[in-house]
RNA sequence: ACAAAUGUUUUCUAGGGUUCCGCAGCAGAACUGGCCUGUGACCAAGAGAAAACUCACGGUUUUAAACCGUGUCACGGAAGGACAAAAGCCUGGGAGAU
Numbered sequence: 001a002c003a004a005a006u007g008u009u010u011u012c013u014a015g016g017g018u019u020c021c022g023c024a025g026c027a028g029a030a031c032u033g034g035c036c037u038g039u040g041a042c043c044a045a046g047a048g049a050a051a052a053c054u055c056a057c058g059g060u061u062u063u064a065a066a067c068c069g070u071g072u073c074a075c076g077g078a079a080g081g082a083c084a085a086a087a088g089c090c091u092g093g094g095a096g097a098u
Base pairs, nucleotide, nucleotide: 007053008052009051010050011049012048015043016042020040021038022036023033024032025031055071056070057069058068059067060066073093075096079091080090081089
């Protein structure tokens, strides 16, 4: 940019590890430590939260696309993958179950 519609994005959380920073060990540095989260940073939910923008339907209206309202359900392995590494991340509204 185009397309798409149980749509997309942002912020945050449950959760997660250890590259960096800090902290600890060491006389000091190197090195080691995540069985150190630390009012540092980082990753982070289809089935978690909030917001914005779209989309659909209904209505109002100065008839322009502006405004208002509404928008359902969701039990879920194992194995594998990425980044330094891990995870409710990705595979995945998957395999299965009802």
This is a predicted structure of a 98-nucleotide RNA (Guanidine-I riboswitch aptamer) from Ruminiclostridium sufflavum DSM 19573. Of the family's consensus pairs, 96% are formed in the model. It matches the Rfam family "Guanidine-I riboswitch aptamer". Its family is annotated with regulation of gene expression in the Gene Ontology. Its mean pLDDT, the model's own confidence on a scale to 100, is 79.